[in-house]
RNA sequence: UCUCGACAAGGGCAAACCCGGUGAAAAACGGGGGCGCAAAACCACCGGUCUAAGGGAAUCUAUCCUAUGACAGCGGGGCUUCCGAA
Repeated sequence: UCUCGACAAGGGCAAACCCGGUGAAAAACGGGGGCGCAAAACCACCGGUCUAAGGGAAUCUAUCCUAUGACAGCGGGGCUUCCGAA
C1' cells in the first nucleotide's frame, strides 16, 4: 500500500412508526425514534422498482401507455474514505 473486517477504541449514519410543513403522486426535508449499516458517504452509468402531474391511446367511465419525477437502505458499476486484531 492492497485485500480483509474484532463481541477492539473513538465516533458516524438512521428502517418501521409518530409529529410538522413540501409535493399531483412516488418521495424528499425538519423533529422524535432505532431496524439495521464499514461506506446505510457521494454519482441515476447499466439492470430493476415506485409514481403518472403533463402528454398520448381508448372511451363515456372506468382504464391503459409514457419520466422529463423518484429510490444510492434493490443488485452491478464509478468515485472518495475513519480505525487496525487476525
c-di-GMP-I riboswitch aptamer from a Gammaproteobacteria bacterium, 86 nucleotides, folded computationally.
Its mean pLDDT, the model's own confidence on a scale to 100, is 87.
The source organism's lineage runs through Bacteria, Pseudomonadati, Pseudomonadota and Gammaproteobacteria.